[in-house]
């Protein structure tokens, strides 16, 4: 110094001025309640003052929990998700550590990685065969039947046999060698795989061993359906809880010289209507729930790590058409553009994006810096 890997942070500053939304304190002014009229305690508006205001993803709402209702969720069906081992966690599909297999030259990535001997499907094209594999060239001609000749034989046709070789296809079923054969084959062996069992490490996953056994067999596919272990009650803060206007309705009482209509030939009664007061329920509105929390910073111990445990200290947004923001000054990482040996002038001027019950997580998005470690090249000491 190049290339590259992994894990962590920042993601404009500073003044200045003029806003805007919560919180406290305080003064004024109004207003309500409460009584021993003079305290006491809310509420509005205005005014000073202190002190607070978006993120690393506030985004997707995709997983998980808290936290409310519903309900009482004991079982079994169904649906859904999960899948290699061991760990953290409140709790997971999240992380940590290991383990296989896969890619890199390394650092290091990447992996949903149970069961295919319990059943079905499925396997495009090409090809003879895609599943009880399979005879298309290509070997063979030992047996068997026929012809024919130049007859103890040869040749040629039949009926066969063969999985080495060749050709197709992602894939054709253990590989390599010696034997064998008529040619051929796990037929047979010997290595090396494979499975199974048993020693041995290891918590396990799994990994090594073995004059050990088998036999080289039922080819792939389960993010196909299925099996098999485990897991899961719905709905959500518009989720609940509190107070409550007007206008119309609903329920009880009362009132009226027996107030009107209607039923009736009349009268009681029943309906329907008027007035006042009570009541209750619901809608507008408000109040709550809401921000102290599996909180955050420091530190010590424990773990390889995720994490977890003390002790210390802080309080850090709570809006509801939704505040967190405008302008100006210096000052900037960077990027252009001219000069131009380092350099220097001049223009520009910061990304994705924006809480709305709260946290744990993953995925997206994202101008540009920074800081640690590691790898492999090249060059100096």
């Nucleotide at each position: 110094c190049a290339a590259g890997a992994u894990g962590g942070c920042c993601g404009g500053a500073c003044a200045g001025u003029c806003g805007c939304u919560g919180u406290u304190c305080u003064c004024a002014a109004u207003u309500g309640u409460g009584u021993u009229u003079a305290c006491a305690u809310g509420g509005u508006u205005g005014g000073g003052g202190a002190g607070g205001g978006a993120g690393g993803a506030a985004a997707g709402u995709c997983c998980g929990g808290g936290c409310u209702c519903c309900a009482c969720a004991g079982g079994a069906c169904a649906g859904a998700g999960u899948g290699c081992c061991a760990g953290g966690u409140a709790a997971c599909g999240c992380c940590u550590g290991g383990g296989g297999g896969g890619c890199g030259a390394a650092a290091g990535c990447c992996u949903a990685c149970g069961g295919a001997a319990a059943g079905u499907g499925c396997c495009g094209c090409a090809g003879a065969g895609a599943g009880u594999a399979g005879a298309c060239c290509g070997c063979c001609u030992a047996a068997a039947u026929c012809a024919g000749c130049u007859u103890u034989g040869c040749u040629g046709a039949u009926c066969g046999g063969u999985a080495a070789g060749g050709g197709u296809g992602a894939a054709a079923g253990g590989g390599u060698g010696c034997g064998g054969u008529a040619a051929g084959a796990g037929c047979g062996c010997a290595c090396c795989g494979c499975a199974u069992c048993g020693c041995u490490g290891g918590u396990a996953a799994c990994a090594g061993c073995g004059c050990a056994u088998g036999g080289c067999a039922g080819g792939g596919u389960a993010a196909a359906c299925c099996c098999c272990a485990c897991u899961c009650g719905g709905a959500g803060c518009a989720a609940g809880a509190c107070c409550a206007a007007a206008u119309a309705g609903g329920u009880g009482u009362u009132c009226u010289u027996u107030g009107g209509c209607g039923u009736g030939g009349u009268c009681c009664g029943c309906g329907c209507u008027g007035a006042a007061c009570a009541c209750g329920g619901g809608u507008a509105g408000g109040u709550u729930g809401c921000u102290u929390g599996a909180g955050g910073u420091g530190u010590a111990c424990g773990g390889c790590g995720a994490c977890g445990u003390g002790c210390a200290u802080c309080c850090c947004a709570g809006a509801u058409g939704a505040a967190u923001g405008g302008c100006u000054g210096u000052c900037g990482a960077g990027g252009c553009u001219u000069c131009u040996u380092u350099g220097a002038a001049g223009c520009u001027g910061a990304a994705c994006a924006g809480a709305a019950c709260c946290c744990g997580g993953c995925u997206u998005a994202c101008a540009g810096g920074c800081c640690a470690u590691c790898u492999u090249g090249c060059g100096g000491g």

Description
The RNA shown here (Bacterial RNase P class A) has 381 nucleotides and comes from Parendozoicomonas haliclonae. The coordinates come from a structure-prediction model, not an experiment, and the mean pLDDT is 75. Rfam family: Bacterial RNase P class A. By type it is a ribozyme. The organism belongs to Parendozoicomonas, within Bacteria.